[in-house]
């Protein structure tokens, strides 16, 4: 690095709309593909399964904390594991 199996994870920010579960914009690998159920007629709905994406201790996937910068705003950008957590095995290839 690849394959297989298993497991983990997130879905944010801004604006419009008084609409029924909507539309547009930004970043990103991904900002919910489909189905079902619940809730609901005033809400920035919830849950399960599934799909895509991504990560699995050499762990910044992801949650929390933290430094600097930036933005209309957000891990938005770059960092910190000598900060707390966080999900692994087998086979193969190359050196």
């Nucleotide at each position: 690095c690849c394959a297989c199996a298993a497991g983990g994870g997130g879905a944010g920010c801004c604006g419009a709309g008084u609409a029924a579960g909507u539309c547009g914009g930004c970043u990103g690998a991904g900002a919910u593909u489909g189905u079902g159920c619940a809730c609901g007629u005033g809400a920035u709905u919830g849950c399960a399964c599934u799909g895509a994406c991504u990560c699995u201790u050499u762990g910044a996937a992801c949650c929390u904390g933290u430094a600097a910068g930036u933005u209309a705003g957000u891990a938005c950008u770059u960092g910190c594991g000598u900060a707390g957590g966080g999900a692994u095995g087998u086979g193969g290839a190359u050196a």

TPP riboswitch aptamer (THI element) from uncultured Solibacillus sp., 95 nucleotides, folded computationally. The prediction has a mean pLDDT of 77. Rfam family: TPP riboswitch aptamer (THI element). Its family is annotated with thiamine pyrophosphate binding in the Gene Ontology.